The RNA shown here (transfer RNA) has 76 nucleotides and comes from a Dehalococcoidia bacterium. Its Rfam family is "tRNA". RNAcentral records the identical sequence in 3 taxa.
């Protein structure tokens, strides 16, 4: 270098054009419980990789970069 695949809370995931000021689960705070603590309950912070396009509306489609896996090595 070609060619595919992947990128959302700290971590692992759901998500397929409007029901999403984006949800789960484990972490994290706080409170409640208990003599502590641990478990439980409760409540809360926290995320779409960038920039364009397309549409009435994008996390979702496209198109160029990015980073990361993975095939693949000049042959038709």
């Nucleotide at each position: 270098g070609g060619c595919g695949c992947u990128a959302u809370c700290g971590u692992c995931c759901a998500g397929a054009g409007g029901c999403c000021u984006a949800g789960g689960a484990c972490g994290c705070a706080g409170c409640c419980c208990u003599c502590u603590c641990a478990a439980g309950g409760c409540u809360g912070a926290a995320a779409c990789c960038g920039g364009g396009g397309u549409u009435c509306g994008a996390a979702u489609c496209c198109c160029c970069g990015u980073a990361g896996c993975g095939c693949u090595a000049c042959c038709a």